Description: RNAcentral holds the full RNA, with entries from ENA. Small-subunit ribosomal RNA, central domain from an uncultured prokaryote, 349 nucleotides, folded computationally.

Context: one part of a larger RNA
RNA sequence: CUGGGCGUAAAGCGCGCGUAGGCGGCCUGAUAAGUUGGAUGUGAAAGCCCUGGGCUCAACCUAGGAACUGCAUUCAAAACUGUCAGGCUAGAGUAUGGUAGAGGAUAGUGGAAUUUCCGGUGUAGCGGUGAAAUGCGUAGAUAUCGGAAGGAACACCAGUGGCGAAGGCGCUGCUCUGGGCUGACACUGACGCUGAGGUGCGAAAGCGUGGGGAGCAAACAGGAUUAGAUACCCUGGUAGUCCACGCCGUAAACGAUGUCAACUAGCCGUUGGAGGGCUUGUCCCUUUAGUGGCGCAGCUAACGCGAUAAGUUGACCGCCUGGGGAGUACGGCCGCAAGGUUAAAACUC
Numbered sequence: 001c002u003g004g005g006c007g008u009a010a011a012g013c014g015c016g017c018g019u020a021g022g023c024g025g026c027c028u029g030a031u032a033a034g035u036u037g038g039a040u041g042u043g044a045a046a047g048c049c050c051u052g053g054g055c056u057c058a059a060c061c062u063a064g065g066a067a068c069u070g071c072a073u074u075c076a077a078a079a080c081u082g083u084c085a086g087g088c089u090a091g092a093g094u095a096u097g098g099u100a101g102a103g104g105a106u107a108g109u110g111g112a113a114u115u116u117c118c119g120g121u122g123u124a125g126c127g128g129u130g131a132a133a134u135g136c137g138u139a140g141a142u143a144u145c146g147g148a149a150g151g152a153a154c155a156c157c158a159g160u161g162g163c164g165a166a167g168g169c170g171c172u173g174c175u176c177u178g179g180g181c182u183g184a185c186a187c188u189g190a191c192g193c194u195g196a197g198g199u200g201c202g203a204a205a206g207c208g209u210g211g212g213g214a215g216c217a218a219a220c221a222g223g224a225u226u227a228g229a230u231a232c233c234c235u236g237g238u239a240g241u242c243c244a245c246g247c248c249g250u251a252a253a254c255g256a257u258g259u260c261a262a263c264u265a266g267c268c269g270u271u272g273g274a275g276g277g278c279u280u281g282u283c284c285c286u287u288u289a290g291u292g293g294c295g296c297a298g299c300u301a302a303c304g305c306g307a308u309a310a311g312u313u314g315a316c317c318g319c320c321u322g323g324g325g326a327g328u329a330c331g332g333c334c335g336c337a338a339g340g341u342u343a344a345a346a347c348u349c
Base pairs, nucleotide, nucleotide: 004320005319006318007303008302012317014201015200016199017198021194022193023192025088026087027086028085029084030083031082033081034080035077036076037075038074039073040072041071042070049065050064051063052062053061054060091191092188093187094186096183097182098181099180103177104176105175108172110154115149116148117147118146119145120144121143125136126135162169163168206247207246208245209244210243211242215241216240220236221235222234223233258316259315260314261313262312263311266294267293268292269291270290271289272288273287274286275285276284277283278281298305299304322349323348324347331342332341333340334339
């Protein structure tokens, strides 16, 4: 390379948008680049292959044929691909009427709770644990009542419920804003799918500058435990967690399952919409878009998957090729740094 693969054995980029490229719906006409057929020329000889011949056979030599799967020119065909022209509406999209939602952003509001402070009542303990101690408390704590401040998070509702491409999103009203689903069908007329590079988004932690700091809490200190205890438990406690702006660009970023499209038994839930039925109900049926549980065929090494496929196919991209060395070294690029990304070899089993 031809292959074989990628849920769990090695292997799906964390997720979008999108350039080049690859691939692309139905009908008609044209063309003849790809495609197919014929003819001509060429494709040296030797060799290989086939059929003969010559050395007693063979190796060897020799004659003829075939082959040389190619290239060029020319004639023809027009189904498919391409190209050109015209048309269509089933893909895709726009407009319009509805509709559900923790989708996003900004500036506000509310109550419960923790903590601190002030004041009242009140007195000797509180706190913590397996048991204790460190700690707090007669300078009046814990408990309880009233008031104030401040920060962070929003119990119940809450649901294999909803929304979002993913990361993710949950008190509540306004404003701005993205997407989905759905009904009639009006319009455009293939405008589509994928996507190397590229570009944007991207939990937590971490970094820079400036704020903020209630609770929690790496580091750290003390008390315990223990043979030891740089831990698990306890008392404290700083970064951080929060906000603004800028970086970082990684995760078991998981459904460990790339995106898009088509087809292939059923049954039971649930969310949003539409239509219909009567006995008008807390009802039933049909359909559609999600989200779950079983399950036939089929697939799978098994586990399991099973219309939300890991079934049957097609298009395009990414990735894998024994374990260790190693996601490391070196070099490049990116970053303030931490580091990220790309990515070997010797050696060894």

Annotation
Its Rfam family is "Bacterial small subunit ribosomal RNA".